The RNA shown here (TPP riboswitch aptamer (THI element)) has 97 nucleotides and comes from Rhizobiales bacterium 65-79. Its Rfam family is "TPP riboswitch aptamer (THI element)". About the family: Vitamin B(1) in its active form thiamin pyrophosphate (TPP) is an essential coenzyme that is synthesised by coupling of pyrimidine and thiazole moieties in bacteria. The previously detected thiamin-regulatory element, thi box was extended, resulting in a new, highly conserved RNA secondary structure, the THI element, which is widely distributed in eubacteria and also occurs in some archaea. Analysis of operon structures identified a large number of new candidate thiamin-regulated genes, mostly transporters, in various prokaryotic organisms. The THI element is a riboswitch that directly binds to TPP to regulate gene expression through a variety of mechanisms in archaea, bacteria and eukaryotes. through a variety of mechanisms in archaea, bacteria and eukaryotes.
RNA sequence: GCCGAGAGACAGGGGCGCCCGCCGCGAGGCGGGCUGAGAUGCACCCUUCGAACCUGAACCAGAUCAUGCUGGCGGAGGAAGUCGCUCGGGGCACAGC
Numbered sequence: 001g002c003c004g005a006g007a008g009a010c011a012g013g014g015g016c017g018c019c020c021g022c023c024g025c026g027a028g029g030c031g032g033g034c035u036g037a038g039a040u041g042c043a044c045c046c047u048u049c050g051a052a053c054c055u056g057a058a059c060c061a062g063a064u065c066a067u068g069c070u071g072g073c074g075g076a077g078g079a080a081g082u083c084g085c086u087c088g089g090g091g092c093a094c095a096g097c
Stems, first nucleotide, its partner, number of pairs: 001094001002089005008083003011047004016041001017034007053078003059072004
């Protein structure tokens, strides 16, 4: 070295909307509310065992003050990884160095 499980290191991927009030000429700032893991956080989520996230989509239905708020679309298409370590199994003499 072949199979399975686990934890880790480093690296990488990703989203950040809606409503209200106040301030401001405006850009925007501050505060409150909704959903959510996360609504700009020294955070959070996800990395092929990939529903993190993107596309379709200015989509369809329902609900809501409003919104990816819920469901559909949909296991549709796309989407970001390497390394060594530990445990268990296999192998037990061959290959390479």

The prediction has a mean pLDDT of 80.